[in-house]
A computed fold for a 76-nucleotide RNA from a Clostridiales bacterium, annotated as c-di-GMP-I riboswitch aptamer.
């Protein structure tokens, strides 16, 4: 340097739910919370799901999944 395996353990993230707030909505953000996570770090490129719309179309989810980029600990 590459690669495989493992632990939620050192350190890290934070579902449901509650409160506040933004948005028509899906949902976002902040605080509390602790179901889980070895990329639950970043990325809407493919698929999927959801919302708005008469439609065209626009939007949300990276904790649905396949990719792309990057990274910590221990052991091999």
């Nucleotide at each position: 340097a590459c690669u495989g395996u493992a632990u939620a353990a050192a350190g890290g993230c934070a579902a449901a739910c509650u409160u506040g707030u933004u948005g028509u909505a899906a949902a976002g953000c902040a605080a509390g919370g602790a179901c889980g996570c070895a990329a639950a770090g970043c990325u809407u490129g493919g698929a999927a799901u959801c919302c708005u719309u008469a439609a065209a179309a626009g939007g949300a989810u990276a904790g649905u999944u396949c990719g792309g980029c990057u990274a910590c600990u221990a052991c091999g």
The source organism's lineage runs through Bacteria, Bacillati, Bacillota, Clostridia and Eubacteriales.